[in-house]
The RNA shown here (SAM riboswitch aptamer (S box leader)) has 105 nucleotides and comes from Jeotgalibacillus proteolyticus.
Model confidence (mean pLDDT): 82 of 100.
It was read from a public genome assembly, where an Rfam model found it.
RNA sequence: UUCUUAUCACGAGAGGUGGAGGGACUGGCCCUAUGAUACCUCGGCAGCGGACUUACUUUUAAGCACCGUGCCAACUCCAGCAGACAUUUGUCUGAGAGAUAAGAA
Repeated sequence: UUCUUAUCACGAGAGGUGGAGGGACUGGCCCUAUGAUACCUCGGCAGCGGACUUACUUUUAAGCACCGUGCCAACUCCAGCAGACAUUUGUCUGAGAGAUAAGAA
C1' cells in the first nucleotide's frame, strides 16, 4: 500500500514551544491572534486485540486501563450517489468515500 471482517448517536484537556492556518477530498458551515495545525510534557477516555477477574465452564456475557493500538470541538460537523416519504427544503434507509482495530498478501 491492497484485500477481508467489525465498529463509527457514547466518552475524554491542561501546560509549554511556535506563529497561520485547520476541520481527509469538493461544496456548505464552522474552529482559529482570547493563538489554529504541528511537536513535547502531564492528564484523561475506553473502541479493537491480548493479559487478568467474575459468572457459566464448549462458548458466551460482564468487568478491568496491565500490554499493543486508537482517541480527547461540532453525529465521520452536514451534504455528495441511489431510493422512499413529505414539499422547495427537510426526514429516513442503503451504498460510496473516510477513520480505527484485527487478520491476510